A computed fold for a 73-nucleotide RNA from a Thermoplasmata archaeon, annotated as transfer RNA. Rfam family: tRNA. Its family is annotated with triplet codon-amino acid adaptor activity in the Gene Ontology. The coordinates come from a structure-prediction model, not an experiment, and the mean pLDDT is 82.

[in-house]
RNA sequence: GGGCCCGUGGUCUAGUGGUGAUGACGCGACUCUUACAAAGUCGAGAUCGUCGGUUCGAUUCCGACCGGGCCCA
Numbered sequence: 001g002g003g004c005c006c007g008u009g010g011u012c013u014a015g016u017g018g019u020g021a022u023g024a025c026g027c028g029a030c031u032c033u034u035a036c037a038a039a040g041u042c043g044a045g046a047u048c049g050u051c052g053g054u055u056c057g058a059u060u061c062c063g064a065c066c067g068g069g070c071c072c073a
Base pairs, nucleotide, nucleotide: 001072002071003070004069005068006067007066010025011024012023018056027043028042029041030040031039049065050064051063052062053061
């Protein structure tokens, strides 16, 4: 330098055009306990990498960048 793949709560992820973006771990409150842990209930937490484009409508499709990974030279 070229090709391919990935980027979504603190972390790991589901979702691939259309109601409020899913779950787990973690965090907070409550119940339980003498207390802790475990368990249960509830809650907070996301510029869907950035900027444009297409569309009535974009996390999803297209382009250029940014970051990461694999392969080739």